Small-subunit ribosomal RNA from a metagenome, 1445 nucleotides, folded computationally. Its mean pLDDT, the model's own confidence on a scale to 100, is 83. Its Rfam family is "Bacterial small subunit ribosomal RNA". RNAcentral holds the sequence, with entries from SILVA.
[in-house]
RNA sequence: AGAGUUUGAUCAUAGCUCAGGAUGAACGCUAGCGGUGCGCCUAACACAUGCAAGUCGAGCGGUAUAUAUGAGUUAGCUUGCUAUUUUGUAUAGAGAGCGGCAGACGGGUGAGUAUUACCUUAGUACCUACCUCUAAGACAGGGAUAGCUCUGAGAAAUCAGGAUUAAUACCGGAUGUGCCCUACGGGGUAAAGCAGUAAUGCGCUUAGAGAGGGGCUUUGGUCCUAUCAGUUAGUUGGUGAGGUGAAAGCUCACCAAGACGAUGACGGGUAGCUGCUGUGAGAGCACGACCAGCCACAAUGGAACUGAGACACGGUCCAUACUCCCACGGGAGGCAGCAGUGAGGAAUCUUCCACAAUGGGCGCAAGCCUGAUGGAGCGACACCGCGUGAAGGAUGAAGGCUUUAAUGUUGUAAACUUCUUUUCUGGAGGAAGAUAAUGACGGUACUCCAGGAAUAAGGGACGGCUAACUACGUGCCAGCAGCCGCGGUAAUACGUAGGUCCCAAGCGUUAUCCGGAAUUACUGGGCGUAAAGCGUCUGUAGGCGGAUUGUUAAGUGAGAUAUGAAAGACCGAGGCUCAACCUCGUGGCGAGUAUCUCAAACUGACAAUCUAGAACAAGAGAGGGGAAAGCGGAAUUCUUGGAGUAGGGGUGCAAUCCGUAGAUACCAAGAGGAACACCAAAAGCGAAGGCAGCUUUCUGGAACUUUGUUGACGCUGAGAGACGAAAGCGUGGGGAGCGAAAAGGAUUAGAUACCCUUGUAGUCCACGCCCUAAACGAUGAUGAUUAAAUGUCGGGACUUCAUUGUCUCGGUGUUGUAAGCUAACGCGUUAAAUCAUCCGCCUGAGUAGUACGACCGCAAGGUUAAAACUCAAAUGAAUAGACGGGGACCCACACAAGCAGUGGAUCAUGUUGUUUAAUUCGAUAAUAAACGGGGAAUCUCACCUAGACUUGACAUCCCAAAGAGUUCUUAGAAAUAAGAAUGUGCUCGUAAGAGAAUUUGGUGACAGGUGCUGCAUGGUUGUCGUCAGCUCGUGCCUUGAGGUGUUCGGUUAAGUCCGUUAACGAGCGGAACCCAUGUCUUUAGUUACGAUGUCUAAAGAGACUGCCUCGGUUAACGAGGAGGAAGGUAUGGAUGACGCCAAAUCAGCAUGGCCCUUAUGUCUAGGGCUACAAACAUGAUACAAUGGUCGGUACAAAGAGUAGCCAACUUGUAAGAGUGAGCUAAUCUCAAAAAGCCGAUCCCAGUCCGGGUUGAGGUCUGAAACUCGACCUCAUGAAGUUGGAAUUGCUAGUAAUCGUGAAUCAGAUAUGUCACGGUGAAUGUGUUCCUGGGUCUUGUACUCACCGCCCGUCACGGCAUGGAAGGUGGUAAUAUCGGAAGUUCUUCACCUAAUAUGAAGACCCAUGGUAGGACCACUAACUGGGCUGAAGUCGGAACAAGGUA
Repeated sequence: AGAGUUUGAUCAUAGCUCAGGAUGAACGCUAGCGGUGCGCCUAACACAUGCAAGUCGAGCGGUAUAUAUGAGUUAGCUUGCUAUUUUGUAUAGAGAGCGGCAGACGGGUGAGUAUUACCUUAGUACCUACCUCUAAGACAGGGAUAGCUCUGAGAAAUCAGGAUUAAUACCGGAUGUGCCCUACGGGGUAAAGCAGUAAUGCGCUUAGAGAGGGGCUUUGGUCCUAUCAGUUAGUUGGUGAGGUGAAAGCUCACCAAGACGAUGACGGGUAGCUGCUGUGAGAGCACGACCAGCCACAAUGGAACUGAGACACGGUCCAUACUCCCACGGGAGGCAGCAGUGAGGAAUCUUCCACAAUGGGCGCAAGCCUGAUGGAGCGACACCGCGUGAAGGAUGAAGGCUUUAAUGUUGUAAACUUCUUUUCUGGAGGAAGAUAAUGACGGUACUCCAGGAAUAAGGGACGGCUAACUACGUGCCAGCAGCCGCGGUAAUACGUAGGUCCCAAGCGUUAUCCGGAAUUACUGGGCGUAAAGCGUCUGUAGGCGGAUUGUUAAGUGAGAUAUGAAAGACCGAGGCUCAACCUCGUGGCGAGUAUCUCAAACUGACAAUCUAGAACAAGAGAGGGGAAAGCGGAAUUCUUGGAGUAGGGGUGCAAUCCGUAGAUACCAAGAGGAACACCAAAAGCGAAGGCAGCUUUCUGGAACUUUGUUGACGCUGAGAGACGAAAGCGUGGGGAGCGAAAAGGAUUAGAUACCCUUGUAGUCCACGCCCUAAACGAUGAUGAUUAAAUGUCGGGACUUCAUUGUCUCGGUGUUGUAAGCUAACGCGUUAAAUCAUCCGCCUGAGUAGUACGACCGCAAGGUUAAAACUCAAAUGAAUAGACGGGGACCCACACAAGCAGUGGAUCAUGUUGUUUAAUUCGAUAAUAAACGGGGAAUCUCACCUAGACUUGACAUCCCAAAGAGUUCUUAGAAAUAAGAAUGUGCUCGUAAGAGAAUUUGGUGACAGGUGCUGCAUGGUUGUCGUCAGCUCGUGCCUUGAGGUGUUCGGUUAAGUCCGUUAACGAGCGGAACCCAUGUCUUUAGUUACGAUGUCUAAAGAGACUGCCUCGGUUAACGAGGAGGAAGGUAUGGAUGACGCCAAAUCAGCAUGGCCCUUAUGUCUAGGGCUACAAACAUGAUACAAUGGUCGGUACAAAGAGUAGCCAACUUGUAAGAGUGAGCUAAUCUCAAAAAGCCGAUCCCAGUCCGGGUUGAGGUCUGAAACUCGACCUCAUGAAGUUGGAAUUGCUAGUAAUCGUGAAUCAGAUAUGUCACGGUGAAUGUGUUCCUGGGUCUUGUACUCACCGCCCGUCACGGCAUGGAAGGUGGUAAUAUCGGAAGUUCUUCACCUAAUAUGAAGACCCAUGGUAGGACCACUAACUGGGCUGAAGUCGGAACAAGGUA
């Protein structure tokens, strides 16, 4: 310090999320030790048990008891000892009581409290026990009372009565330094003793000071909410009285009517405040555990008493709720003290030790008490520290994982060797804390000795952010996830393993706070289009404000003083081995507040002056500015009259409609309403809305000129007020045209629309409402400054022959790379530039400008204005594409012009579908369907049925054996099985033997798979498209995506070329190069009888817009011409850019992964791929006379041939058969070309057309022709008479037509495919339309790219929410009833020295009752919309001119 996420990509805007730090935490996994801290955040919920506040005998009366002792009684007897008992004295002294002090501290908690609190500043009308100081005093008396005892009541708690007693308890009197009151005469007012042999000490009373503590007042500060705007009657003030320790409406009586409030009163919600703490660069934001200061509270509510101090946590009284005891009559209690229990909760400890230390209470003291405190215990809750070993050690061990198959990794890691002992265990010693005594902690810390690597590592992560990767499993399942997002069979994202990374006795997760977030912006943001300028003006408060001088000193600046507690934080030291932690420092820092002094520039205040802002006056002009009245012509409609006849009107086409009852069109007259052509404009006026015939009247504003007057009078403007298009509302008029609603006609699948014919409100006027608009320049108002250029409107000055020119003031436009600004687009003296002032507004999208509430309105509705919930985006500008029922230009058999077809028939072939045991599989828009198949009877073959085999039909390796091999028999459908006969190979070696190859058997590694995945792939192919495109380097432009180049003007078949040009060049395509054909030359040549020639095959030539004319930019190029075999690419091929379609193919081949392994492999026989209701595609043959049939006759090219082509001859009607010459081919053969031509016949018909189908008989191939071949002969002779919608091919040797050959192949279903030649047209010189394509441009909400995107109703599920008859609960008030305890007061009684006490009453008053309202929360039949969900339904509203902008 940033990062991820919107997009195809970009910049911006904007939200969401992450990385950091922190915690009184919790949860998960794990865990060796120590130190220091911390530990009910929830139920201020309820509490068993124990303890937490007592102490003083030196205040008092006095006892049980113990000991000692004296005296007595009784008993045992050992006669002076023991025991018992009575009594005195002394010492000690439990419990209870009177009295004093303490109990108001210490400890806990945070419910309440938004101010009686807190922080801070200043103050005073006050109080103060214990403590310190000063002064004075303390004399002499009195009467009670508790206790104890007796009696009584009660279960208990406790209480009543009698008798009796003491004090530092209580009360008079005296004294009065003083103090208090005073009418200044005077009056009032105190005390206590105790201890000690004593000295003396501790106390007592009064008064004055001090210290510390407290009360009260005060300045400033202290959360959210205006959907809380008015609040307040003791309320605000005064006078008087009361009251208090003390000021005061603190209380009361009277008087006045004030007081508070947009600088937020009142109300609602939330909350103890602070020092601090967390975070942050800071400013801030959040927080208020522990520690410290203050406050409040003590089951809930109220109240007082005592006291120096309380309205009192472990006191009292009352009420309420709850709990407990009870003899039912009545009583007791308050853990938010320390432990502890239950409950609640995600969650928070021991019913421990000690008063040794520090401190507190009492006491003269000893001492007692002290759950304060000191310690220990539990808890990884936090921080800090230490350890789990160190050095060496490569065979890089084993094992694991992985893999390209023997590599890599775990990994110097281990083993192993040497060493150490922090820690651990055992043993020994043993503190400080304690100044003389006293140690809970504690035999603790620490030290020494011994032992032995011994006792000690996990958690999370590994797709990006974010450091760290592989394998297996799973297969949109299981699951993960902070955001983006992973998972649908090769998951670095799930689960497991190995490995790695980060932290480490911890690691992760969750929750919360700050940061990042400049995402509320003071520091430090914005508002033309992203959220955001009020529709406009006037103006109140407020904010800001021209020049000069003086005074002042509020702001401001400087200095000083006080305060700002300690702790914390910072700095410097020190102590625990270090650190955490702790201690010290006349160390520093410290916002702020208060007071004093100084300064006077700036702001303010006051005073004076000025004229540049502003206003006024005078003058001459401009204007659809406003209001009212009057007038005018054109046009529409209607009425009347005339004249006139069959249509008119309307539309894309029509119809509804009007018209023979006379329309429309034409003429004349009249009526009525509304609007004002031309002028007219980037023009004018107005604050905006808005304003247009002409005239008059009334009236507002602005600009200019003159500088005469005033002298800052100004700017902005929260609230407020006024105006405010259209539509709409109310009342009354008016109503020609237009025209929501409504009706009809069309269109349409529908058409509640667009179009047409009618037509009511309305539009118009007057008055009154409404108050909203894309009320827009989507741009608040005002002032100042900052390049130019060019129009126009109004005024002025100077000037000119000329309303000409120049200058100037004000308005209104345009251009603009001046600068500048902006995300870009763009703005640019009329700013969106640069400054200043003021106002308004914004803070993700949706929900929603909605709900509720409030205000306004007659209503419609308006203004103000949320949340739950959902999403990770929504948005702006620009870029590249794609698309458009957008535009421009161009091309193509794309259309048009033609020719021949397809679609109808029959057949062939392919496909779908169906069928089947199987009808194997693939292809299936263009770009599948005579396609893979360039040839299924067996084979092919992948399918089916049946029969067989299992290291296999095929390959390699190992072991053993054999011997090559050949022939035959039997069974069987064959595979195969069983058997027989025959034979002894090759190389080396004399031989034995060895080897190679082969066969058989065995073993396991493996073979094998047309099994799956073309969405894992290679290769190949189709397609856009033989379309002219697709890119790169450098440079330049842009923040950037990207652009430029490649656009533009011409031209071309062409991104072909030329010219222009911030581009200059280049590449892949195009062209050329290559092949064939056409002309010529040369050379050679088998064959052809020979020559020329033709032909064959080799090398050359030839064509390049080269030449001429014209056009064109002196260009590219185009038009025409000459010559030439050929002319503008000569013709035809081959050649297919970057890419698109997850296009096709795992079944041509190759190949990753998965799957099968006595089978999904292999062999065999038979069947099937040939089925047949139907549909589609491609073809063949036809429907006939431009023809059929018969006879005769002519002319090709290109191919193929030895398991072949086969002449001639013989034979058969023929297919063919027989025999057989030639030919490995320019030699022989296939081989006959056919249409054509010459004749004959048929005469328009289902025919002498057409040939399907069927019957019979044959031929050929082949093991085999049934399923299922072709051909021949005879016979049979379907449909069909030119084909609906629709649709295909073709521009010249082309279409059409005619035959020929070849591949595959035993044969063939070839009418297919690929080639070859023969005959040989028509039409077009155009680009409006259809299809496809290219370039430029434009719009876009599309980018999976229009086969796109996307809206709303309805149906179903879920979620949150509004309304709602009602229901439940709560809060705070009001009115009223009631009135416990208690203070105060009144009266009475009694007794007094005085209180007290009792009785009755009054005021105030808690809980409580009643009533009507207010507010809040929850809930509810039913109901409204919202959001969301898998592929539902209906339409198609928006995005392109989105098909009606």